[in-house]
């Protein structure tokens, strides 16, 4: 080099083009408990970046940059 796929919380996975971006583990903090775990409430945390189209993009579209498979 060619081809085609991926990119969302510390990790692992959802999210018809619109409603506070969801859940699962994991942290925090409280309840429990003699303590810890374990249960059981509550909070913090996240759309790779640059453009494009749209009345509106996490989502289509184009490039970039990572990464991954297959061919050479």
């Nucleotide at each position: 080099g060619g081809u085609c796929g991926u990119a969302u919380a510390g990790u692992c996975u959802a999210a018809c083009g619109g409603u506070u971006a969801a859940g699962a583990u994991a942290c925090a903090c409280g309840c429990c408990u003699g303590u810890c775990a374990c249960g059981c409430g509550u909070g913090a945390g996240a759309c790779u970046c640059g453009g494009g189209u749209u009345c509106g993009a996490u989502u289509c579209c184009c490039g970039a940059u990572a990464u991954g498979a297959c061919c050479g």